[in-house]
Molecule: Group I catalytic intron
RNA sequence: GCAGAGGACUCAUAGCGAAAGUUGUGCCUUAUGCGUGGAAACUGCAUAAGGGAUGGUGUCAAAUUCGGAGAAAGCUAAAUGUAGCCAAAAGCUGCACAAGCUAACGCCGAGCCAAGCUUCAGCGUGAAAGUGCUGUUGAAGGUGUAGAGACUAGACGGCACCCAUCUAAGUCGAGCAAUCGAUAUGAUGAAGGCAUAGUCCAGGGAGUAGUGAAAGCUACAC
Numbered sequence: 001g002c003a004g005a006g007g008a009c010u011c012a013u014a015g016c017g018a019a020a021g022u023u024g025u026g027c028c029u030u031a032u033g034c035g036u037g038g039a040a041a042c043u044g045c046a047u048a049a050g051g052g053a054u055g056g057u058g059u060c061a062a063a064u065u066c067g068g069a070g071a072a073a074g075c076u077a078a079a080u081g082u083a084g085c086c087a088a089a090a091g092c093u094g095c096a097c098a099a100g101c102u103a104a105c106g107c108c109g110a111g112c113c114a115a116g117c118u119u120c121a122g123c124g125u126g127a128a129a130g131u132g133c134u135g136u137u138g139a140a141g142g143u144g145u146a147g148a149g150a151c152u153a154g155a156c157g158g159c160a161c162c163c164a165u166c167u168a169a170g171u172c173g174a175g176c177a178a179u180c181g182a183u184a185u186g187a188u189g190a191a192g193g194c195a196u197a198g199u200c201c202a203g204g205g206a207g208u209a210g211u212g213a214a215a216g217c218u219a220c221a222c
Base pairs, nucleotide, nucleotide: 011026012025013024014023015022016021027051028050029049030048031047032046033045034044037042055162056161057160058159059158060157065110066109067108068107070105074101075100080096081095082094083093084092085091111143112142113141117138120135121134122133123132124131125130147201149200150199151198152197153196163189164188165187166186170183171182172181173180174179207220208219209218210217211216
C1' cells in the first nucleotide's frame, strides 16, 4: 500500500457501506380478517405495528450417500430502449432493464440413521402379569442442505422426566336444576445447526492462463 479478521448493531440471520446506517429474509407478541383440525385451550395463512418475554435435569451423537428443480436482496449491463453531444452518421457519455452472476435460504425423489416410541418373530426368564436380548415393521425427527470438505463437542436438535401457564372432552364430587369445584391422557414455553462452539483445511491479498460485454466462474503455482 492492498486486503482481511475481529468487533459493533439486531429478537435473529445474511448482504451493501470506511462509518453512521441501510436492504432482504426468518421468529415471536398484539390487533384485524379468512380458514383446517379440535369439546376447549390451541393450531394454519394474510396484513399492519412492535421487539418486553421465550423454563429445568438427564440422555443420544448415528446416518452423514446418489440425483433434482427453486429463490428475496445484492453485483454486472453486452443486446435493447431512451436522453445528450454532432449538420448528419459513427462514436462517446448518462439513465432504465436480467432470462447474465452471486446467494441468505425454502424444498422434492431414492437410500441410510443413535437413543427412545412402535409392529411382528425367535431365544432366555417367570406360576402368571410381565420382562431382557437379537432381528424386523412403521411414524416423527435427522441426513442430503458448510466455504469443496475433515475431526471433536453438545444444542437452538432427537428422546425421557420435571416445572410453569392455559383449557376441561372424559372422570369424580356438590346441587332439584341451571351450574359450580377438582383433575391432563390435551395445549403453550420462538426462530438461529444450509456447520452452532471449536480445531483444521479451503478461501481471501498479489500473479499467470482460459472463458465472458461485464459481474463472475474454472485452473495453476507461490